[in-house]
RNA sequence: AACUUAUCGAGAACGGCUGAGGGAACAGGCCCAGCGACGCCGUAGCAACCGAUCCAGCUCGCGAGCCGGCUGGAUGCCAGGUGCUAAUUCCUGCCCCGCGCGGUUUCGGCGGGGAAAGAUGAGGA
Numbered sequence: 001a002a003c004u005u006a007u008c009g010a011g012a013a014c015g016g017c018u019g020a021g022g023g024a025a026c027a028g029g030c031c032c033a034g035c036g037a038c039g040c041c042g043u044a045g046c047a048a049c050c051g052a053u054c055c056a057g058c059u060c061g062c063g064a065g066c067c068g069g070c071u072g073g074a075u076g077c078c079a080g081g082u083g084c085u086a087a088u089u090c091c092u093g094c095c096c097c098g099c100g101c102g103g104u105u106u107c108g109g110c111g112g113g114g115a116a117a118g119a120u121g122a123g124g125a
Base pairs, nucleotide, nucleotide: 003123004122005121006120007119008118013043014042015041016040017039021032022031023030026093027092028091029090044085045084046083049081050080051078052075053074054073055072056071057070058069059068089117094114095113096112097111098110099109
């Protein structure tokens, strides 16, 4: 790396450097951008996936306790490991369902669900 699994409608910006495109890829749309975007660096912040600490419940022997394991919760003044700080993952693309009209079909529109793809965490011979 493949693969597995959880989450993705919330949240959080300033300064310096740089200088033309950028929003993952393709297409369509819509945005951001010389009033300097994107990127890099510094600082600050957000969140709470993992870790840490604490609490509760469950779990073994006749019983009780400690340790351990599992589940749930709390703490970011917790000097830890990541991540993130425009727009829902910016929106759509594939499949299914619903909505007009007396009925049917095609195209389109609107709403909902799922998939695919992607991002991040934790695993990963």
Predicted 3D model of a 125-nucleotide RNA (SAM riboswitch aptamer (S box leader)).
It was read from a public genome assembly, where an Rfam model found it.